Predicted 3D model of a 180-nucleotide RNA (Lysine riboswitch aptamer) from Oceanobacillus saliphilus. The coordinates come from a structure-prediction model, not an experiment, and the mean pLDDT is 81. It matches the Rfam family "Lysine riboswitch aptamer". Rfam describes the family as follows. Riboswitches are metabolite binding domains within certain messenger RNAs that serve as precision sensors for their corresponding targets. It was read from a public genome assembly, where an Rfam model found it.
RNA sequence: AGUAAGGAUAGAGGUGCAGAAACCAUUAGUACUUAUGUGGAGGAGUGUGAGCUCCAACGAUACAUGAGGAAAGGGGAAUUUGCCGAAGCGGAUGGAAACUCAUAAUCCUGAAGCUGGUGCUGUCAUUGAAUAGAUGCAGGACUGUCAUAUAGGGUGACUAUAUGGAGGGCUAUCAAGCGU
Numbered sequence: 001a002g003u004a005a006g007g008a009u010a011g012a013g014g015u016g017c018a019g020a021a022a023c024c025a026u027u028a029g030u031a032c033u034u035a036u037g038u039g040g041a042g043g044a045g046u047g048u049g050a051g052c053u054c055c056a057a058c059g060a061u062a063c064a065u066g067a068g069g070a071a072a073g074g075g076g077a078a079u080u081u082g083c084c085g086a087a088g089c090g091g092a093u094g095g096a097a098a099c100u101c102a103u104a105a106u107c108c109u110g111a112a113g114c115u116g117g118u119g120c121u122g123u124c125a126u127u128g129a130a131u132a133g134a135u136g137c138a139g140g141a142c143u144g145u146c147a148u149a150u151a152g153g154g155u156g157a158c159u160a161u162a163u164g165g166a167g168g169g170c171u172a173u174c175a176a177g178c179g180u
Stems, first nucleotide, its partner, number of pairs: 002178002007174005014084001016083005023076002032068007042055004046104006087115003094108003116143003120139003124136004145165008
């Protein structure tokens, strides 16, 4: 020179991934508040059941008309921040709040496991106000990477085609060990 398995650092894929506040549309003339009228006994405290408390013939729930009138989540184009298991799905475990208990739902935390990435189609499924969007599943397409095969090449780097694998991957560099 080289070299098994590891370690560290830096990178690449591109309609690349995610977060943040402001703005815009939608949600919606909805929820809610209030006035009048109808009506005549129940109603509220997340759904259901039980309890407890509160409101109600000085008129409950509900309905109609008029006046006022949101928000959260999701979305949009730019700005900005962090990045390349970026992130997404998943949901074990634990916790919180709501009058108490039980159960379901809500919010937070998030293990195992799965997915290289992007996009299209599917009135399929879930979610959602939505025919927006997101997610899952299925089927194609494009693309990056590595391996193998074939062909080309100053027979090297590399390029093209085909097949296959997965990010615990791939590329580059460094230190150390072995060895010379």